[in-house]
The prediction has a mean pLDDT of 82. A computed fold for a 73-nucleotide RNA from a Candidatus Micrarchaeota archaeon, annotated as transfer RNA.
């Protein structure tokens, strides 16, 4: 330098014909319990790596760039 994969909640990840952003774990609140843990119920938390483009509508499609992993030279 070129190619491929990848970037979504604090962490690990789903979102497979473009149509209102989700799960598990964690955090917080409540219940239960003599207390803690476990268990049960609920709540908060995300401008989907950045900037543009296409579209009525983009996490999803296109372009450039940034970070990570791998391959080739």
């Nucleotide at each position: 330098g070129c190619c491929u994969c990848u970037g979504u909640a604090g962490c690990u990840c789903a979102g497979u014909a473009g149509g209102u952003a989700g799960a598990g774990c964690g955090a917080c609140u409540g219940g239960c319990u003599g207390u803690u843990a476990a268990c049960c119920a609920g709540u908060a938390g995300g401008u989907c790596g950045u900037a543009g483009g296409u579209u009525c509508g983009a996490g999803u499609c296109c372009u450039a760039c940034c970070g990570g992993a791998g391959g080739c030279g």
Rfam family: tRNA. The family's RNA type in Rfam is transfer RNA. Rfam's curators write: Transfer RNA (tRNA) molecules are approximately 80 nucleotides in length. NCBI's taxonomy places the organism under Archaea, Nanobdellati, Microcaldota.